[in-house]
C1' cells in the first nucleotide's frame, strides 16, 4: 500500500511551544487570533488486541490492569438508495484484529 474481518447516534481536555489554518475527499453547514495545524507534557475516556478471575464450553467479570493500539466540538458534522413511518441497504473513510 492493497486484501479479510469487527466496531463507528455512548464516553472523555488543560497547560506549554507556535502562529492561520482545520474539520479526509466534493458540495454544504461549521470551528478557529477570547489563538488553527503541528509538536511536547499531564490528564482523561473507551475496552479491538494482550493480561487476571469465574465457566466444561458458549460466554462473563475486571482498567486499583504500571502492557501495545485508539481516541477526547458538531450522528463519521450532514449529503447516496428504499419505505408513509418505524426503518433497512450502500459507497468512501477511521480505528482495531488478523493473513500475506
Nucleotide at each position: 500500500u492493497g486484501c479479510u474481518u469487527a466496531u463507528c447516534g455512548a464516553g472523555a481536555g488543560u497547560g506549554g511551544u507556535g502562529g492561520a489554518g482545520g474539520g479526509a475527499a466534493a458540495g454544504g453547514c461549521c470551528c478557529u487570533g477570547c489563538g488553527a495545524a503541528a509538536c511536547c507534557a499531564c490528564a482523561g475516556c473507551a475496552a479491538c488486541c494482550g493480561g487476571u478471575c469465574c465457566g466444561a464450553a458458549a460466554g462473563g467479570a475486571c482498567g486499583u490492569c504500571a502492557g501495545g493500539u485508539g481516541c477526547u466540538a458538531a450522528a463519521u458534522c450532514c449529503u447516496g438508495c428504499c419505505g408513509c413511518a418505524a426503518g433497512g441497504c450502500g459507497a468512501a473513510g477511521a480505528u482495531g484484529a488478523g493473513a500475506g
Predicted 3D model of a 100-nucleotide RNA (SAM riboswitch aptamer (S box leader)) from uncultured Geobacter sp.
It was read from a public genome assembly, where an Rfam model found it.
The prediction has a mean pLDDT of 87.